Source information
c-di-GMP-I riboswitch aptamer from Desulfofustis sp., 74 nucleotides, folded computationally. It was read from a public genome assembly, where an Rfam model found it. Of the family's consensus pairs, 94% are formed in the model. The prediction has a mean pLDDT of 85.

């Protein structure tokens, strides 16, 4: 530098639930919690699936896709 894995040790994130708060609404950011997760870091470009005041917008823990990074083996 790259490919491949979570076997080890260090970690890191956090689902339902529930509270506060903002939003038209999906849904979102704080507390708490842990189902999971080797990228459940990050992007809405591509398909889904969701909201809608039909102008727009929401989900990256739905799938692909880019792109960056920690071990530890080749």
């Nucleotide at each position: 530098a790259u490919a491949a894995g979570a076997u080890a040790a260090a970690g890191c994130c956090a689902a339902a639930c529930u509270u506060g708060u903002u939003g038209a609404g999906a849904a979102a950011c704080g507390g708490g919690g842990a189902c999971g997760g080797a990228a459940a870091g990050c992007c809405a470009c591509g398909g889904g699936u969701c909201u809608u005041g039909c102008g727009a917008g929401a989900c990256a823990g739905c799938c692909g896709g880019g792109u960056u990074g920690c071990c530890u083996u080749g």